[in-house]
Context: one part of a larger RNA
RNA backbone atom coordinates (compact mmCIF):
# COMPACT_ATOMS: atom_id res chain seq x y z
C1' N A 1 0.00 0.00 0.00
C1' N A 2 -4.49 -3.62 -1.08
C1' N A 3 -8.63 -6.34 1.01
C1' N A 4 -12.19 -7.78 5.09
C1' N A 5 -14.11 -6.28 9.81
C1' N A 6 -14.28 -2.58 14.18
C1' N A 7 -14.07 2.36 16.75
C1' N A 8 -13.75 7.74 16.41
C1' N A 9 -13.50 14.57 18.85
C1' N A 10 -16.44 18.68 16.45
C1' N A 11 -19.59 19.13 12.32
C1' N A 12 -23.59 16.13 9.84
C1' N A 13 -24.47 15.04 2.87
C1' N A 14 -20.44 20.18 3.03
C1' N A 15 -19.23 13.88 -0.58
C1' N A 16 -21.23 12.47 -5.14
C1' N A 17 -24.25 11.90 -11.46
C1' N A 18 -27.09 10.27 -7.31
C1' N A 19 -26.93 9.54 0.51
C1' N A 20 -23.73 4.82 -3.76
C1' N A 21 -21.87 2.55 0.63
C1' N A 22 -22.36 2.66 5.72
C1' N A 23 -25.11 4.15 9.87
C1' N A 24 -29.86 4.45 11.84
C1' N A 25 -34.93 1.72 12.37
C1' N A 26 -36.06 -3.21 14.00
C1' N A 27 -39.16 -8.23 18.21
C1' N A 28 -43.67 -8.41 21.30
C1' N A 29 -47.57 -5.68 24.28
C1' N A 30 -50.33 -1.03 25.17
C1' N A 31 -51.63 3.63 23.15
C1' N A 32 -52.35 6.56 19.04
C1' N A 33 -52.74 7.52 13.86
C1' N A 34 -53.53 12.64 8.68
C1' N A 35 -54.53 14.01 3.57
C1' N A 36 -56.81 11.19 0.09
C1' N A 37 -60.01 7.01 -1.19
C1' N A 38 -62.60 2.76 -5.90
C1' N A 39 -64.86 2.88 1.47
C1' N A 40 -61.49 -2.41 0.69
C1' N A 41 -57.67 0.80 1.88
C1' N A 42 -53.97 4.39 3.14
C1' N A 43 -51.84 1.75 8.17
C1' N A 44 -46.98 -1.47 11.20
C1' N A 45 -49.16 5.51 8.73
C1' N A 46 -46.75 9.02 11.73
C1' N A 47 -45.90 9.62 17.02
C1' N A 48 -45.52 7.95 22.24
C1' N A 49 -44.94 4.26 26.48
C1' N A 50 -43.59 -0.60 28.44
C1' N A 51 -40.29 -5.26 28.64
C1' N A 52 -35.14 -7.96 33.86
C1' N A 53 -35.12 -10.14 38.87
C1' N A 54 -37.31 -10.77 44.14
C1' N A 55 -41.49 -10.49 47.39
C1' N A 56 -46.65 -9.77 47.89
C1' N A 57 -51.83 -9.47 46.43
C1' N A 58 -56.04 -10.17 42.86
C1' N A 59 -58.79 -12.28 38.44
C1' N A 60 -59.47 -16.43 35.32
C1' N A 61 -58.59 -21.58 33.29
C1' N A 62 -56.50 -26.90 33.75
C1' N A 63 -55.61 -30.94 37.04
C1' N A 64 -57.68 -32.44 41.31
C1' N A 65 -54.99 -34.98 47.07
C1' N A 66 -56.46 -35.52 52.25
C1' N A 67 -61.01 -35.11 54.67
C1' N A 68 -66.57 -35.33 54.80
C1' N A 69 -71.80 -37.11 53.38
C1' N A 70 -75.11 -40.78 51.16
C1' N A 71 -76.49 -45.48 49.77
C1' N A 72 -77.80 -50.34 46.06
C1' N A 73 -70.93 -51.24 49.61
C1' N A 74 -68.41 -50.06 44.48
C1' N A 75 -62.34 -49.22 40.26
C1' N A 76 -69.81 -45.82 43.32
C1' N A 77 -72.07 -40.89 43.51
C1' N A 78 -71.85 -36.11 45.65
C1' N A 79 -69.05 -32.63 48.38
C1' N A 80 -64.45 -30.64 49.35
C1' N A 81 -60.78 -27.77 47.94
C1' N A 82 -54.75 -28.77 49.33
C1' N A 83 -50.75 -29.16 46.02
C1' N A 84 -48.90 -28.50 41.05
C1' N A 85 -49.66 -25.58 36.76
C1' N A 86 -51.33 -22.01 32.09
C1' N A 87 -52.82 -16.96 31.06
C1' N A 88 -53.46 -11.98 32.79
C1' N A 89 -53.66 -7.46 36.33
C1' N A 90 -52.20 -4.38 41.01
C1' N A 91 -48.51 -3.07 44.84
C1' N A 92 -43.64 -2.97 47.08
C1' N A 93 -38.55 -3.67 46.52
C1' N A 94 -33.33 -4.95 44.14
C1' N A 95 -29.13 -4.43 40.60
C1' N A 96 -26.48 -2.58 36.31
C1' N A 97 -24.44 2.49 31.74
C1' N A 98 -27.85 -0.60 29.54
C1' N A 99 -33.64 -5.72 31.21
C1' N A 100 -36.65 -7.54 23.28
C1' N A 101 -29.13 -6.76 27.85
C1' N A 102 -26.77 -11.96 22.47
C1' N A 103 -28.39 -13.40 17.40
C1' N A 104 -32.17 -12.86 14.02
C1' N A 105 -35.55 -8.84 13.15
C1' N A 106 -39.30 -2.35 8.78
C1' N A 107 -35.72 3.85 8.52
C1' N A 108 -39.73 7.47 8.03
C1' N A 109 -42.50 11.48 5.82
C1' N A 110 -43.97 15.06 1.69
C1' N A 111 -44.45 16.28 -3.75
C1' N A 112 -44.27 14.70 -8.91
C1' N A 113 -43.50 11.52 -13.88
C1' N A 114 -44.73 6.64 -16.01
C1' N A 115 -47.39 2.12 -15.83
C1' N A 116 -53.83 0.72 -12.95
C1' N A 117 -52.77 -3.69 -10.11
C1' N A 118 -50.32 -9.55 -8.98
C1' N A 119 -47.39 -11.20 -12.96
C1' N A 120 -43.50 -11.64 -17.61
C1' N A 121 -38.66 -10.39 -20.05
C1' N A 122 -33.01 -9.72 -22.93
C1' N A 123 -30.00 -18.00 -19.51
C1' N A 124 -23.98 -14.68 -19.70
C1' N A 125 -23.77 -6.01 -19.43
C1' N A 126 -30.76 -3.69 -19.79
C1' N A 127 -36.30 -5.99 -14.85
C1' N A 128 -38.08 -1.10 -17.04
C1' N A 129 -42.42 3.76 -18.35
C1' N A 130 -40.92 -2.58 -22.38
C1' N A 131 -44.42 -7.47 -22.68
C1' N A 132 -48.75 -9.50 -20.57
C1' N A 133 -53.21 -8.41 -18.15
C1' N A 134 -58.84 -8.29 -16.80
C1' N A 135 -61.92 -4.53 -19.47
C1' N A 136 -63.21 -1.79 -24.42
C1' N A 137 -63.88 -1.68 -29.84
C1' N A 138 -63.65 -3.21 -34.93
C1' N A 139 -63.59 -7.26 -38.23
C1' N A 140 -64.01 -12.40 -40.14
C1' N A 141 -66.59 -17.14 -39.35
C1' N A 142 -73.61 -20.64 -40.13
C1' N A 143 -70.17 -25.54 -39.24
C1' N A 144 -66.97 -30.48 -43.81
C1' N A 145 -66.91 -22.70 -40.02
C1' N A 146 -63.24 -19.06 -40.55
C1' N A 147 -58.11 -19.69 -39.45
C1' N A 148 -53.54 -22.98 -39.00
C1' N A 149 -50.14 -27.38 -40.32
C1' N A 150 -49.67 -30.81 -44.41
C1' N A 151 -48.38 -32.42 -51.74
C1' N A 152 -52.33 -35.35 -49.86
C1' N A 153 -54.85 -38.42 -46.60
C1' N A 154 -55.53 -36.26 -42.25
C1' N A 155 -55.18 -33.23 -37.82
C1' N A 156 -55.86 -28.83 -34.70
C1' N A 157 -59.85 -25.30 -34.21
C1' N A 158 -63.57 -28.64 -31.07
C1' N A 159 -65.95 -33.92 -29.38
C1' N A 160 -66.72 -26.42 -29.43
C1' N A 161 -71.46 -23.77 -32.63
C1' N A 162 -71.96 -16.48 -32.87
C1' N A 163 -72.83 -15.53 -24.63
C1' N A 164 -68.54 -19.72 -29.81
C1' N A 165 -63.87 -19.53 -32.47
C1' N A 166 -59.94 -16.65 -35.39
C1' N A 167 -57.48 -11.78 -36.54
C1' N A 168 -56.29 -6.51 -35.38
C1' N A 169 -55.96 -2.26 -32.16
C1' N A 170 -56.47 -0.34 -27.20
C1' N A 171 -55.24 -1.59 -22.09
C1' N A 172 -58.34 -1.50 -14.52
C1' N A 173 -61.60 2.41 -13.08
C1' N A 174 -63.82 7.66 -13.85
C1' N A 175 -65.07 11.67 -17.54
C1' N A 176 -64.74 11.29 -22.63
C1' N A 177 -63.29 9.93 -27.58
C1' N A 178 -64.44 16.03 -32.12
C1' N A 179 -63.93 17.24 -37.95
C1' N A 180 -62.22 14.93 -42.86
C1' N A 181 -64.06 9.25 -47.31
C1' N A 182 -59.98 13.70 -51.68
C1' N A 183 -55.57 9.50 -51.67
C1' N A 184 -54.72 4.08 -50.05
C1' N A 185 -57.33 -0.21 -48.13
C1' N A 186 -61.87 -2.84 -47.31
C1' N A 187 -67.29 -3.54 -48.27
C1' N A 188 -71.43 -2.98 -51.72
C1' N A 189 -73.09 -1.97 -56.97
C1' N A 190 -73.64 -3.32 -61.74
C1' N A 191 -75.47 0.47 -66.63
C1' N A 192 -71.24 1.98 -69.59
C1' N A 193 -65.57 1.88 -71.05
C1' N A 194 -61.27 -1.43 -71.13
C1' N A 195 -59.84 -6.55 -70.98
C1' N A 196 -57.03 -12.93 -71.16
C1' N A 197 -57.29 -17.85 -72.64
C1' N A 198 -60.81 -19.66 -75.82
C1' N A 199 -64.42 -19.35 -79.86
C1' N A 200 -64.48 -17.19 -84.71
C1' N A 201 -62.64 -17.14 -89.29
C1' N A 202 -62.64 -12.21 -93.71
C1' N A 203 -57.95 -12.01 -95.74
C1' N A 204 -52.71 -13.19 -96.65
C1' N A 205 -48.30 -16.53 -97.46
C1' N A 206 -45.68 -21.29 -98.79
C1' N A 207 -46.00 -25.72 -101.69
C1' N A 208 -47.78 -27.55 -106.95
C1' N A 209 -51.46 -30.84 -110.55
C1' N A 210 -52.42 -27.87 -114.53
C1' N A 211 -52.11 -23.75 -118.02
C1' N A 212 -49.28 -19.89 -120.87
C1' N A 213 -44.44 -19.12 -122.94
C1' N A 214 -39.01 -21.08 -128.00
C1' N A 215 -36.59 -20.06 -123.45
C1' N A 216 -35.85 -17.37 -119.06
C1' N A 217 -40.00 -17.26 -116.49
C1' N A 218 -45.22 -16.20 -115.25
C1' N A 219 -50.25 -17.53 -113.55
C1' N A 220 -52.01 -21.04 -110.40
C1' N A 221 -57.33 -25.08 -108.45
C1' N A 222 -57.85 -28.76 -104.66
C1' N A 223 -55.17 -30.55 -100.58
C1' N A 224 -51.58 -29.81 -96.77
C1' N A 225 -49.07 -26.31 -93.83
C1' N A 226 -48.19 -21.23 -91.73
C1' N A 227 -50.56 -16.80 -90.49
C1' N A 228 -54.72 -14.03 -89.39
C1' N A 229 -58.97 -8.83 -89.32
C1' N A 230 -63.94 -8.02 -87.66
C1' N A 231 -67.16 -10.20 -83.98
C1' N A 232 -68.43 -13.10 -79.10
C1' N A 233 -65.38 -13.75 -74.46
C1' N A 234 -65.32 -13.24 -67.06
C1' N A 235 -63.12 -11.36 -62.80
C1' N A 236 -60.09 -7.18 -62.33
C1' N A 237 -59.27 -1.99 -63.45
C1' N A 238 -61.90 2.65 -64.85
C1' N A 239 -66.73 4.09 -62.82
C1' N A 240 -70.89 4.90 -58.75
C1' N A 241 -71.72 4.69 -53.43
C1' N A 242 -70.38 3.41 -48.16
C1' N A 243 -66.65 2.95 -44.37
C1' N A 244 -61.69 6.34 -39.86
C1' N A 245 -61.77 2.25 -32.14
C1' N A 246 -59.53 1.01 -41.33
C1' N A 247 -54.01 3.16 -43.21
C1' N A 248 -54.14 8.08 -42.50
C1' N A 249 -55.01 13.82 -42.47
C1' N A 250 -56.77 17.82 -39.29
C1' N A 251 -53.98 25.63 -43.32
C1' N A 252 -51.91 30.59 -45.00
C1' N A 253 -51.84 35.99 -45.64
C1' N A 254 -53.83 40.98 -44.54
C1' N A 255 -56.68 44.52 -41.79
C1' N A 256 -59.63 46.06 -37.51
C1' N A 257 -61.76 48.49 -30.75
C1' N A 258 -61.60 56.25 -28.03
C1' N A 259 -53.54 55.45 -24.57
C1' N A 260 -50.78 51.42 -25.93
C1' N A 261 -51.20 46.40 -26.61
C1' N A 262 -54.32 42.61 -28.24
C1' N A 263 -58.15 41.28 -31.71
C1' N A 264 -64.43 39.10 -30.23
C1' N A 265 -64.90 41.16 -35.95
C1' N A 266 -63.90 41.61 -41.43
C1' N A 267 -61.39 40.46 -46.21
C1' N A 268 -58.81 37.04 -49.32
C1' N A 269 -56.36 32.37 -51.12
C1' N A 270 -56.19 27.17 -50.75
C1' N A 271 -58.24 22.38 -48.88
C1' N A 272 -61.22 16.17 -48.37
C1' N A 273 -61.37 18.75 -43.83
C1' N A 274 -58.56 22.81 -41.46
C1' N A 275 -57.08 20.33 -34.28
C1' N A 276 -62.99 20.22 -30.83
C1' N A 277 -62.74 18.76 -25.29
C1' N A 278 -58.75 18.22 -22.32
C1' N A 279 -53.63 19.02 -21.49
C1' N A 280 -49.30 22.07 -22.43
C1' N A 281 -41.26 24.72 -21.78
C1' N A 282 -44.34 18.26 -20.99
C1' N A 283 -40.45 11.00 -21.02
C1' N A 284 -42.89 15.98 -26.27
C1' N A 285 -40.09 23.23 -25.99
C1' N A 286 -35.26 24.26 -30.66
C1' N A 287 -34.51 29.39 -29.08
C1' N A 288 -34.17 27.92 -23.15
C1' N A 289 -31.17 28.08 -17.33
C1' N A 290 -38.43 31.07 -21.43
C1' N A 291 -41.21 34.43 -17.68
C1' N A 292 -43.62 34.71 -12.83
C1' N A 293 -44.36 32.33 -8.07
C1' N A 294 -42.63 28.41 -4.19
C1' N A 295 -38.79 25.90 -1.80
C1' N A 296 -32.59 27.34 -0.68
C1' N A 297 -28.22 32.23 2.02
C1' N A 298 -27.45 30.77 -3.05
C1' N A 299 -31.81 25.93 -7.27
C1' N A 300 -29.68 24.39 -15.76
C1' N A 301 -32.99 19.80 -11.56
C1' N A 302 -38.06 19.92 -8.68
C1' N A 303 -43.28 21.87 -7.70
C1' N A 304 -47.37 25.54 -9.13
C1' N A 305 -48.75 28.83 -13.00
C1' N A 306 -48.56 31.44 -17.95
C1' N A 307 -49.20 29.80 -23.45
C1' N A 308 -45.11 32.37 -27.94
C1' N A 309 -47.53 23.91 -28.67
C1' N A 310 -39.70 24.83 -33.40
C1' N A 311 -42.76 19.78 -33.50
C1' N A 312 -49.50 17.66 -27.56
C1' N A 313 -54.27 15.95 -28.66
C1' N A 314 -58.43 12.19 -28.31
C1' N A 315 -58.54 3.49 -28.51
C1' N A 316 -50.49 4.58 -33.00
C1' N A 317 -56.37 6.75 -27.38
C1' N A 318 -56.91 12.32 -24.45
C1' N A 319 -57.16 13.95 -19.43
C1' N A 320 -57.61 12.45 -14.32
C1' N A 321 -57.08 8.66 -10.63
C1' N A 322 -57.16 5.50 -4.64
C1' N A 323 -53.95 1.24 -4.26
C1' N A 324 -49.45 -0.96 -6.06
C1' N A 325 -43.62 -0.50 -7.91
C1' N A 326 -35.87 -3.96 -6.14
C1' N A 327 -39.22 1.99 -11.42
C1' N A 328 -37.47 7.43 -12.36
C1' N A 329 -37.09 12.81 -10.42
C1' N A 330 -37.26 16.56 -6.24
C1' N A 331 -37.55 17.84 -0.92
C1' N A 332 -37.42 16.97 4.45
C1' N A 333 -36.64 14.30 9.31
C1' N A 334 -33.62 10.63 11.62
C1' N A 335 -28.79 8.74 10.98
C1' N A 336 -24.08 8.36 9.98
C1' N A 337 -16.05 8.34 8.22
C1' N A 338 -19.91 9.81 2.05
C1' N A 339 -17.23 14.20 3.26
C1' N A 340 -14.18 18.54 6.06
C1' N A 341 -9.64 15.04 7.02
C1' N A 342 -8.02 11.76 8.50
C1' N A 343 -6.54 8.50 12.81
C1' N A 344 -6.28 4.00 15.41
C1' N A 345 -7.29 -1.37 16.27
C1' N A 346 -7.82 -6.75 14.51
C1' N A 347 -7.21 -10.30 10.69
C1' N A 348 -5.61 -11.74 5.47
C1' N A 349 -2.26 -10.41 1.46
C1' N A 350 1.74 -7.53 -0.50
C1' N A 351 6.87 -5.90 0.93
C1' N A 352 11.89 -6.98 3.71
C1' N A 353 14.90 -10.82 5.86
C1' N A 354 15.40 -16.05 6.14
RNA sequence: CUCUGGUUAAGGAACUCGGCAAAAUGACCCUGUAACUUCGGGAGAAGGGGUGCUCUUGGUGGUGAAGGUAUUAACUACUGGAGCUGCUGGGAGCCGCAGAGAAAUGGUGGGGGCGACUGUUUACUAAAAACACAGGUCUCUGCGAAGUCGUAAGACGACGUAUAGGGACUGACGCCUGCCCGGUGCCGGAAGGUUAAGGGGAGGUGUUAGCCGUAAGGCGAAGCACUGAACCGAAGCCCCGGUAAACGGCGGCCGUAACUAUAACGGUCCUAAGGUAGCGAAAUUCCUUGUCGGGUAAGUUCCGACCUGCACGAAUGGCGUAACGAUCCCCACACUGUCUCAACCAGAGGCUCG
This is a predicted structure of a 354-nucleotide part of an RNA (large-subunit ribosomal RNA, domain IV) from Desulfonauticus submarinus.
It matches the Rfam family "Bacterial large subunit ribosomal RNA". Gene Ontology terms of the family: structural constituent of ribosome and ribosome.
The coordinates come from a structure-prediction model, not an experiment, and the mean pLDDT is 89.
The RNAcentral record of the full RNA draws on Rfam.